[in-house]
RNA sequence: CUCUUAUCCAGAGUGGUGGAGGGACUGGCCCGAUGAAACCCGGCAACCGCCUGAAAGGUAUGGUGCCAAAUCCUGCAGGAGGAUCCUGGCAGAUGAGAG
Numbered sequence: 001c002u003c004u005u006a007u008c009c010a011g012a013g014u015g016g017u018g019g020a021g022g023g024a025c026u027g028g029c030c031c032g033a034u035g036a037a038a039c040c041c042g043g044c045a046a047c048c049g050c051c052u053g054a055a056a057g058g059u060a061u062g063g064u065g066c067c068a069a070a071u072c073c074u075g076c077a078g079g080a081g082g083a084u085c086c087u088g089g090c091a092g093a094u095g096a097g098a099g
Base pairs, nucleotide, nucleotide: 001099002098003097004096005095006094007093008092013041015040016039017038021031022030023029025075027073028072042067043066044065047063048062049059050058051057052056071091076088077087078086079085080084
C1' cells in the first nucleotide's frame, strides 16, 4: 500500500510543557490567546489478549485505539408529507486477519 471482516448517536481533564493552529479531503459550519497542534501525566472504552464458558459474562498487568460537536454536517443515488427530513452507498477512522 491492497484485500477480507467488524464497529463508528455511549464514554473520557478546571493537570504540566508548549505557543498558532485544528476539526482527513470538498463545500459549509465550528473550535482556538478564557491558549490550537504536539509531547507528558491523567482518563475512557473493551477490538485483540487473559479468565469462566453453550449462549453469554467478567477483567484491565499486556498490544492497539480513543478523550468538542453523530465519522460535526456534506459530496453519490433513491424516497417523502419538500427552505426540510428519511434510507442506502461512496469516502474516512479504528481493530482483527491475509497478501

Model confidence (mean pLDDT): 86 of 100. Predicted 3D model of a 99-nucleotide RNA (SAM riboswitch aptamer (S box leader)) from Syntrophomonas wolfei subsp. wolfei str. Goettingen G311. Lineage of the source: Bacteria > Bacillota > Clostridia > Syntrophomonadaceae > Syntrophomonas wolfei subsp. wolfei. The same sequence occurs in records of 2 taxa.